The part of an RNA shown here (small-subunit ribosomal RNA, central domain) has 346 nucleotides and comes from an uncultured Flavobacteriaceae bacterium. Its mean pLDDT, the model's own confidence on a scale to 100, is 88. It matches the Rfam family "Bacterial small subunit ribosomal RNA".
Context: one part of a larger RNA
């Protein structure tokens, strides 16, 4: 409990695709369900509110006419919404050319670093810190040169850049596959938006089964610090980070701001198209940034990428706390997850 609200005060679902439903451009005609208008009938009694009246008054109780905002029937009205039939082309989509990116998967492939091996040269230390010590070296470490092997990751270029629906996406190159965007004119003709339920995808940690392990690195273990140090630091180091498949479904999954359309003053930047063009620029799309009128905000702030006017469909909010917990239930191997009270309490 509303004519309220949802960046930050409680509130936007982690995204996206689609069911039902809900809401939908121009014009014509039809029809009259829905609306509007008359007329009937009904709408108990009681109660209720208005004259009036009886009980010395009231309460109470007679009695008239109102109300009972409903419901059916009919007769008409036809702007609106429906709803049938026809059209239209601006929304929406299809075709063409032309473009654009870290968009996707799967393959090959490269160069630095970095470990480790085997060898050469080469001696006594190397390594680390605030200062040490664990450690690692005369069984020759560290430096350093050669080869050779591994896995991961991709310096410059690099950017308020650019791509995806969100998670996210970065060395080169090659198949495949998907987006977007100008521009034309040709087609189709509202085929649109929104989306409970449902379904796909979904960092990172986690799990199964199988590999694979260079580096880093929870767990541990030793060194130090310290009053103590289960930390910070240093030295090692398992699982994990990797790779295939198959779960898990959550984040501060954020722009803390759902999605679609209109319209609403200006100035700067930038990616990428397309006109023009005196080659200085000008106009126009489509993103992406930083400032600002108005307006809006409680302020902060927002400000054509709205948080501003307005429609339209979703979702979610109603004091702290107890509690995102008990309980059921559903979904998971497991870890959990989804869904969610209430007592008591201030």
């Nucleotide at each position: 409990u509303u004519g309220g609200g949802u960046u930050u005060a409680a509130a936007g679902g982690g995204u996206c695709c689609g069911u039902a439903g809900g809401c939908g451009g121009g014009c014509u005609a039809a029809u009259a369900a829905g609306u509007c208008a008359g007329a009937g009938g009904u709408g108990a009694a009681a109660u209720g509110g208005u004259g009036c009246g009886g009980c010395u008054c009231a309460a109470c109780c007679g009695u008239a006419g109102c109300a009972c905002u409903g419901c059916c029937u009919u007769u008409g009205a036809u702007a609106c919404u429906g709803u049938u039939a026809g059209u239209c082309u601006u929304g929406a989509g299809u075709u063409a050319u032309g473009g654009u990116g870290a968009a996707g998967u799967g393959g090959c492939u490269g160069g630095a670093a970095u470990a480790u091996g085997u060898a050469g040269u080469g001696u006594a230390g190397c390594g680390g810190u605030g200062a040490a010590a664990u450690g690692c070296a005369u069984a020759g470490a560290u430096a350093u040169u050669a080869c050779a092997u591994a896995g991961a990751a991709c310096a410059c270029c690099a950017a308020u850049u650019g791509c995806g629906a969100a998670g996210g996406c970065a060395g080169g190159u090659c198949a495949c596959u998907a987006a977007c965007c100008a521009u034309a004119u040709a087609c189709u003709g509202a085929c649109g938006c929104u989306g409970a339920u449902g379904g796909a995808c979904g960092a990172a940690a986690g799990c199964g089964u199988g590999g694979g392990g260079a580096g880093c690195g929870a767990a541990c273990a030793g060194g130090a610090u310290u009053a103590g140090a289960u930390a910070c630091c240093c030295u090692g180091g398992u699982a994990g980070u990797c790779c295939a498949c198959g779960c898990c479904g959550u984040a501060a999954a954020c722009g803390a701001u759902g999605g679609a359309u209109a319209c609403u003053a200006g100035u700067u930047g930038u990616u990428u198209g397309g006109a023009u063009u005196u080659c200085g620029g000008u106009c126009u799309g489509a993103g992406u940034g930083a400032c600002u009128a108005a307006g809006c905000g409680a302020a902060a702030g927002u400000g054509a990428u709205a948080a501003g006017u307005a429609u339209c469909c979703c979702a979610c909010c109603u004091g702290g706390g107890g509690a995102g917990u008990a309980c059921g239930u559903u979904c998971g191997c497991a870890a959990g997850a989804a869904u969610g009270a209430a007592a008591c309490u201030c």